[in-house]
Context: one part of a larger RNA
């Protein structure tokens, strides 16, 4: 290291628990708000951060009623209070007080804030403060010629959960696309209303009979009907029931008012307005006559009486004892109560201990209902009949929509919008086009309870609803925390214990961490707290491991150790040894290197509704069977029992249909045929499938629809700021020079430019780095642009099919070919994932046809269940009889095609001087003819098998009909074919096989090949295919052969090579001596001619290659010479002494033979084999077969809750059957502090899901059994949460500017303090300032956490403290773009545009300097010295004064250049002051810090300005009236105006210095040092520029805000006096409000998720070198970048 035990940590699952939620039941209630809500801001408590409650009367105040011993909310403490017999807390109910925000409402504004007017007050003039008060719209009134103006009174405004009605109104989606349609009038938007809204008293429905408003249930009915007649959609009569209610006006007609006309002056007429009358369809009513004064009612209000009900409450019955135990309620004995045995608590389970229940009672200065008196409102008859009256731009129509069941149809009815347009009771509308008849009603005015709809809220309750990952997002201080710019989105988290009795005291430790004793308590349960499961992390003990190789297991098993009831016992390890490639999914097939999973707990998926359909099983009636809704009655209150027969099904079909009916249709039919008829249904409960609904579950790309976003970016608007230095020299100018003038030329001048160079700035080319990053776009380098079309600050504008774009589909908040957020919505997904407990039975397909179909589907096919039921229909054999045209064969049998030959029409070519006959022809070639011979689409022929039939035997399989599927990707294998390349592990058929769905042997290993089909168990037999030397069971077997390659020994290989070998067979030589071998010879003509330099046998050529010796011996078979020569061969002889050789054909071998890690029979290794062949004999080999035993399924049989026999039991999709388990209800019977439930062990036990006992823990519930209901079973979904691993003590530790020692504090110091030394920055790593942030600032205390290590420090943690303003910003002043906007326009609505105004700074305007001073502010304190404003006094003093009007002025651009000049800053003199110490000397030199001073006043200088400025007069039609003002004509006169600097003062400040010198350190030398005191030292010089001057100047072309302030004038008023007003100047007094301020601010505090290399407007800006703000190295000053 491994296994097994034990004891821990870790973790929060498991059981219990429940405050908390979900779902409903009854009842109340159904609104709050200008009397200021709802909802917040900020307060408020002795102490007070959160919640709660309350409002400056503040966890409260005061009445009244209630109650009675304790109280000061949650909230457990410390203090200090109030009460206890009735005025405490507390509980109800009326009051009182209720800051500031918000409809918000006196303006304004960034919500809880600023900033005003008028009336009263506060000694009150200004400033301040205290009470009231002041939007808008609408009706109402009043007043005016009109636009209008006023007034007091009401109301409106805004919020809220669903319902309800109205105006607009979608996509997804379904139709398997999609357009009508459908989703849907739904979602969402607007506008209104009320406890309900809507509707509503027939111009209604019927149909020849009738009803008699409206709503709403049950039905009628998924019926009529509509409907690309598709997918849908979908009524009404009329039925039963809820509940009930009917009424008012206009008009005729009378009267009064008014107002106009007209008159003959008496009236009429018309308009209006008030009152009277009247109000319908068998018409009525006016009118006219008679009659009557009642009934009846009431939806209005007030008031009286009563009851009741709701808002605090009260009174309430009965119990002891023993024992157990921390506790008793449990137990055991023995009382009692009950109109009370609901429920809750109480130390386990309590009628009888508490609360409370049953039952009774109890309330007014509050409220809500009912009844009833009054009051008040309303209602009525007859008859007559000339006439009057009954709703008009209406009703109909035509055109275009729209809603009903109706989608434009043949289309009624009702509504809109448009263009037209009646009738008037002898009228008129309607009854589904339209017409008549005939019935019904009587539009064009209006009101109206209940019966129904819903629950934000309040009480009382109930649940086969949950129970901390459930239930609401939310049991807990959650719509919290956190996330986003917003709209929005949104968690996680319960338990100590009966009681805090919450660990006094000891120890160890720096410690108040922690932990070890004591102690509480039943029990440490110990606060990280009930139980305390698993992943993981560990410690001890036992056996086991260092030559080992693996899906980690199983099966055997040596040894050790423990235990033991002692036995063939248990239990733990496991040396050796056989076998053995996970799970799921998807697939023909997966160990697959295809998918998914790191582990582990919990959670995760066929459900429910709808009698709407359909099948089975149980029941109940039964030719019948049933009730719906609704309603009674009891009642233990979602219950039971009745009651209701409207309705539906059934009991008759058939046809289009009129119809007819056990028949009907059709037909000419009394034919024939179709379809029915010869009785079984109906409710109900369960169950299988279907239907609509999200429908097993997770999952889109997109669609539409309200909304939120231009703090990121992209353009534009308004206002403001920035660009070091350096070059270049345009145009115009000056001078000269030229020229009749001009042109031109030169030098100077000048300073143009989308001009150069190059910083700040701004971009982002190149390279490499980074790439779990220092950064979700950076860094280092390099590189472009840098007076421009530039870059950039702050305010604003544009918005999603929408903007914006110098255009890249770019941007539009880390998202863009169409943002984001909520919603329709569980959109649809013929698609991929995943789908959860066992056991039995049977068991499939990947095939036909169809298909906008091919990976879907829907008939058919194959499977399962169930119920029919006859004849062997299936099925195998065996005979028998057929049809047929395939294999095969054939072609002088057809057709097609076909080599070779013969013949040979025709034909080519030649030739015949051309040309024709003609000839030749080794050219081509029909036809025929011999010889061979092919064909799927040839056939003179022709099987085998299949098929069909019968017969005979064997077998219980077909077959219909009902329920329920799944399947419709297929694969390899042999046979027969097609394609293809007679290729494919290739494709497409037909027939089997086998995998698919198949395990077991064997083929080394392998879905498919060979044997074999697994019910379970056996340390039992035979055997198949293969096997039998060893791994490894079984022959080193038996005969007989072959190979010699390790061929081969279980995979493959080929033309072609080859004296490889064996075998058979042909054929030569061969004792007259082969064959090979040794020995010997191989000669002469002759070097043969030619040829060549040369050629002699051997370069070549030519031959009659010939002759001659000869046993043989070629004019020559090969080396080889320059040729010769030499050495061979052929032939010859000898010698040997029997076989030698050539051809063909078969075995089995050789070579050909090359792939990538390593030799490749599965390996050693095998050679007369362990290899090949031929043949024999034994053995071994499977989950075959057999044998024992047991299981169970089916049939059949019996002695039948059981047996026997028989046959059977692989099995995915799939069908069916029986079962375990877990939660909760019921009924029955039980357990339980003597220990329930859940953890965690052992050990029984069932064929499995599982059951049980018993030890330890645990400390309160829990179980059996019968039945019933289910949020009923997980290993996977790149599943959800949570916890924990693994990489890994690995990578990292964020700029490589740097640290060292001393010293001090501490328990501890690399990092903190203090010193010295050393690095860095130094146009920034310095200082101020804006946004931003929001306390981080300082001081003291602390180190768990954070801080990338440590930490005594810290932006962290406790606690405390801190930001002082007339003059700085900001607001009480102004306007810019741009918001907003009474009025007006305009739009269904919501809401858009928008005048005057009103707000908006990044702009104008406007008054403080300097020095001290704190731990921490300071132009704010304070000392001095100043300055503004406003009111008051007091004097003076003018005739004017006076404004929201009019004028002026405020007031503006971009480059360029000179000049002036202070401060800083250098140099130089000069002073004043200091140091100058190391061994010696010097005193000359030298070094070092100081030498300084604001605002303000006061003076008025350089410059600049001359087409300029000033003052004075006169006109004067213009500046909306007026003007002495401006303008403008005209005219005099005059230098003035503007202004830095310097100087004077301010100025007794202070600084360096000198001296004292609390205190603190100290190496003892001295060093720092609050504080207090003192004195001195330049009106210096040169260099330089910033700002100033300055709205200056020159140039130039693109022509460069605004309004207040300010000055001027005047109008109306007031005034011209003595008072009071007004203006003016001086003095004196008094006021002077509100916001910000600390602190960081190129950064550790901002914006980037961090203490992040990034970004981040503006101001200062030093020295040396240097043109420079480059760059390098310093200063001031800050820092060594938290390992």
């Nucleotide at each position: 290291g491994g296994c097994a035990c034990a004891c821990g940590g870790g973790g929060g699952a498991u059981g219990c628990c429940u405050u908390g939620g979900c779902u409903c039941u009854c009842a109340g209630a159904g609104g709050c708000g200008a009397u200021g809500a709802a909802g917040g801001a900020c307060g408020u408590g002795a102490u007070a951060a959160g919640c709660u409650g309350c409002g400056a009367u503040a966890a409260g105040c005061g009445g009244u009623g209630g109650g009675g011993a304790g109280g000061g909310g949650c909230a457990c403490a410390u203090a200090c209070c109030c009460g206890u017999u009735a005025u405490a807390u507390c509980c109800a109910c009326c009051g009182a007080u209720u800051u500031c925000c918000g409809a918000a409402u006196g303006g304004g504004g960034c919500a809880a804030c600023c900033c005003c007017g008028c009336u009263a007050g506060u000694u009150g003039a200004a400033g301040a403060c205290u009470a009231g008060u002041g939007a808008c719209c609408u009706c109402u009134c009043c007043u005016g010629u009109a636009u209008g103006g006023g007034a007091u009174g009401a109301g409106g405004g805004g919020c809220a959960a669903a319902c309800c009605c109205g105006g607009g109104g979608a996509a997804c989606u379904g139709a398997a696309a999609c357009a009508u349609c459908u989703a849907a009038g739904u979602a969402c938007c607007c506008g209104g209303a009320g406890g309900a809204a809507c509707a509503g008293a027939a111009a209604a429905u019927a149909a020849c009979a009738a009803u008699g408003a409206u709503u709403c249930c049950c039905c009628a009915a998924g019926u009529a009907g509509u409907g690309g007649c598709g997918a849908g959609c979908g009524a009404a009569c009329g039925g039963g029931g809820a509940c009930a209610a009917g009424c008012c006006c206009a008009a005729a007609c009378c009267g009064g008012g008014u107002u106009g006309g007209u008159u003959a002056c008496g009236g009429c007429c018309a308009g209006u307005c008030c009152g009277g009358g009247g109000u319908u369809g068998u018409a009525g009513g006016a009118c006219c006559u008679c009659a009557a004064g009642a009934u009846c009612u009431g939806a209005u209000u007030g008031u009286g009486u009563g009851a009741u009900u709701u808002u605090a409450g009260c009174u309430g019955a009965a119990c002891g004892a023993c024992g157990u135990g921390g506790g008793a309620a449990a137990g055991u004995c023995g009382a009692c109560c009950a109109g009370a045995g609901a429920c809750g608590g109480u130390g386990a389970g309590a009628g009888u201990c508490c609360g409370g229940u049953a039952a009774g009672c109890g309330a007014g200065c509050a409220a809500g209902u009912c009844a009833u008196g009054c009051a008040c409102g309303g209602u009525a008859g007859a008859g007559g009949a000339u006439u009057c009256c009954u709703g008009a731009g209406u009703a109909g129509a035509g055109c275009g929509g729209g809603a009903c069941c109706g989608g434009a149809g043949a289309a009624a009815u009702c509504c809109c919008g448009u263009u037209u347009g009646a009738a008037u009771c002898c009228a008129g509308c309607g009854g589904c086009a339209c017409c008549a008849u005939c019935c019904g009603c009587u539009a064009a005015g209006g009101c109206u309870a209940c019966a129904u709809a819903c629950u934000c809220c309040u009480g009382a309750g109930a649940g086969a609803c949950c129970g901390a990952u459930a239930g609401u997002g939310a049991a807990c201080c959650a719509g919290u925390a956190c996330c986003g710019u917003g709209a929005g989105g949104g968690a996680a988290a319960g338990g100590u214990g009966a009681a805090a009795a919450g660990a006094a005291c000891c120890g160890u430790g720096a410690a108040u961490a922690a932990c070890g004793g004591a102690g509480u308590g039943a029990a440490a349960a110990g606060a990280a707290c009930c139980u305390g499961a698993a992943a993981c992390c560990g410690u001890g003990u036992g056996c086991u491991u260092a030559c080992a190789a693996g899906c980690g297991g199983u099966c055997g098993g040596a040894g050790g150790c423990c235990u033991u009831u002692a036995g063939u016992g248990g239990g733990c390890u496991g040396a050796c040894g056989g076998c053995g490639u996970g799970c799921c999914u998807u697939u023909u097939g997966c160990a697959u290197a295809a998918u998914g999973a790191g582990c582990c707990u919990a959670c995760g998926a066929g459900u429910u509704a709808c009698u709407c359909c359909u099948c089975u099983c149980u029941g109940g009636c039964a030719a019948g069977g049933u009730u719906a809704a609704a309603u009674g009655a009891c009642u233990g209150a979602a219950g039971u029992c009745g009651u209701g027969g409207a309705g539906c099904c059934g009991c008759a079909g058939c046809g289009a249909a009129a119809g007819c009916g056990a028949g009907u249709c059709u037909g000419a039919a009394u034919a024939g045929g179709g379809c029915g008829c010869a009785g079984a249904g109906u409710c109900a409960g369960a169950g299988g499938g279907g239907g609509u609904a999200g429908a097993c579950g997770c999952g889109a790309a997109a669609c539409u629809u309200u909304g939120u976003g231009a703090u990121c970016u992209a353009c534009c608007c308004u206002u403001g700021a920035g660009c070091a230095g350096g070059a270049u020299g345009a145009a115009g100018g000056u001078u000269g020079g030229g020229u009749a003038a001009a042109a031109c030329c030169a030098a100077c001048u000048g300073g143009a430019g989308g001009u150069c160079c190059g910083a700040a700035c701004c971009a982002g080319u190149u390279u490499c780095c980074g790439u779990u990053g220092a950064a979700a776009a950076g860094g280092a380098u390099u590189u472009g642009g840098a007076u421009g079309a530039c870059u950039u600050g702050a305010g604003g504008g544009u918005a999603g099919g929408g903007g914006u774009g110098a255009a890249a589909g770019g941007c539009c908040a880390a998202u863009c070919a169409a943002a984001c957020u909520g919603a329709g919505a569980a959109a649809u997904a013929g698609c991929u994932c995943g789908u959860a407990c066992u056991c039995c039975c049977c068991g499939a397909a990947a095939u036909g046809u169809a298909u906008u179909u091919a990976g879907g589907u829907a008939c058919a096919g194959c499977g399962u269940c169930g119920g029919c039921g006859u004849u062997g229909a299936g099925u195998u054999a065996u005979a028998u009889g057929g049809a047929g045209g395939u294999a095969g064969a054939g072609c002088u049998a057809c057709c097609a095609a076909u080599a070779g030959g013969a013949c040979u029409a025709g034909g080519g070519g030649g030739u015949g001087u051309c040309a024709a006959a003609g000839c030749c022809u080794a050219c081509c070639g029909a036809a025929u003819c011999c010889u061979g011979a092919u064909g799927a689409a040839c056939u003179c022929c022709g099987a085998a098998u299949g098929c069909c039939a019968u017969a005979u035997a064997a077998u219980a399989u077909a077959g219909c009909c009902g329920g329920c599927a799944g399947u419709g990707a297929g694969g390899c294998u042999u046979g027969g074919g097609g394609u293809g390349c007679u290729a494919a592990g290739g494709u497409c058929c037909c027939a089997g096989g086998c995998c698919g769905a198949g395990a077991g042997g064997g083929a080394a290993a392998g879905a498919a090949c060979c044997c074999a089909g697994a019910c379970c168990a056996u340390c039992u037999g035979c055997u198949a295919a293969g096997g039998u030397c060893c791994c490894u069971a079984a022959a080193u077997u038996c005969g007989g052969a072959c190979u010699a390659a390790g061929u081969u020994g279980a995979a493959c290989a080929a033309a072609g090579g080859a004296g490889g070998u064996c075998c058979a067979c042909u054929u030569g030589c061969u004792u007259u001596g082969a064959c090979a071998g040794c020995c010997a010879g191989g000669a002469g003509g002759u070097u043969g001619g030619c040829u060549u330099g040369g050629a002699a046998g051997c370069a070549g050529c030519c031959a009659u290659u010939c002759c001659u010796u000869u046993a043989a011996a070629g004019a020559g078979u090969g080396c080889g010479u320059a040729a010769c020569a030499g050495c061979u061969c052929a032939c010859u002889g000898g010698u040997c002494g029997a076989g030698c050789g050539a051809g063909a054909g078969g075995g089995c071998a050789u070579c050909g033979a090359u792939a990538a890690u390593a030799c490749g029979c599965g390996g050693g290794c095998a050679u007369c084999a362990a290899g090949u062949c031929c043949g024999g004999u034994a053995c071994c080999g499977a989950a075959g077969c057999a044998a024992u035993g047991g299981a169970u399924u089916c049939a059949a049989c019996c002695u039948a809750u059981g047996g026997u026999u028989g046959a059977g039991u692989g099995g995915u999709a799939g069908g069916g059957g029986a079962g375990c388990a877990u939660u909760c209800c019921a009924g029955c019977a039980g357990c339980g502090g003597u220990g329930a439930a859940g953890g965690u062990g052992u050990c029984c036990u069932g064929u499995c899901a599982g059951g049980g006992a018993u030890g330890c823990u645990g400390g309160a519930g829990c179980g059996g059994c019968u039945g019933g209901a289910a949020a009923a079973g997980c290993a996977a979904a790149u599943g959800u949460a949570g916890g924990c691993a693994u990489g890994a003590g690995u990578a990292a530790c964020g700029a490589u500017a740097a640290g060292g020692c001393g010293g001090g504090u501490g328990a501890g110091a690399a990092a903190c303090c203090c010193g010295c030394c050393c690095a860095c920055c130094g146009a920034u790593a310095g200082a101020c300032u804006a946004a931003g942030g929001u306390u981080u600032c300082c001081u003291g205390a602390u180190c768990a956490a954070c801080g990338c290590u440590a930490a005594u420090c810290g932006g962290a943690u406790c606690a405390g403290g801190g930001u002082u303003a007339g003059u700085c910003g900001g607001g009480a002043c102004c306007u810019a773009a741009g918001g907003c906007u009474a009025c007006g326009c305009c739009g269904a609505g919501a809401g858009g545009c928008u005048a005057c105004g009103u707000c908006g700074a990044u702009g104008g305007a406007c008054a403080g300097c300097u020095g001290g001073u704190u731990g921490a502010u300071a132009u704010u304190c304070c000392a001095g010295c100043a300055c503004u404003u406003a009111c008051u006094c007091u004097u003076u003093u003018a005739a004017g004064u006076g404004a929201u009007g009019c004028a002026g002025u405020g007031a503006c651009g971009c480059a360029g250049a000179a000049g002036u000049g202070a401060a800083a800053g250098u140099a130089c003199c000069g002073c004043g002051g200091g140091c100058g110490g190391a061994c010696g000397g010097a005193a000359g030199u030298g070094c070092c810090c100081g030498u300084u001073g604001a605002a303000g006043g006061g003076c008025g200088u350089a410059g600049g300005u001359a087409u300029a400025g000033g003052a004075g007069g006169a006109g004067u039609a213009g500046g909306u009236a007026a003007a002495u003002c401006c303008g403008c004509u005209c005219u005099u006169u005059u230098u003035g105006c503007u202004g830095a600097a310097a100087c004077c003062u301010g100025a007794u400040a202070g600084u360096a210095c000198c001296u004292g010198g609390c205190g603190g350190c100290u190496u003892c030398g001295g060093c720092c040092a609050a504080c207090g005191g003192g004195a001195u030292a330049g009106u210096g010089u040169a260099c330089c520029u910033a700002a100033u001057c300055a709205g200056a100047c020159u140039g130039c072309c693109a022509a460069g805000a605004a309004a207040a302030c300010c000055u001027g004038c005047u109008a109306a008023g007031c005034g011209u006096u003595u008072a009071a007003a007004u203006g003016a100047a001086a003095g004196a007094g008094u006021g002077a409000c509100c916001c910000g301020u600390a602190c960081c601010g190129c950064a550790a505090a901002c914006c980037g998720a961090c203490a992040c290399a990034g970004g981040u407007a503006g101001u200062c800006a030093a020295g040396g070198a240097g043109a420079g703000a480059a760059u390098c190295c310093u200063g001031a000053g800050g820092u060594g970048c938290u390992c």
Annotation:
A computed fold for a 1683-nucleotide part of an RNA from Hymenobacter elongatus, annotated as large-subunit ribosomal RNA, half A. NCBI's taxonomy places the organism under Bacteria, Pseudomonadati, Cytophagales, Hymenobacteraceae, Hymenobacter. Its mean pLDDT, the model's own confidence on a scale to 100, is 80. The sequence was found in a public genome assembly.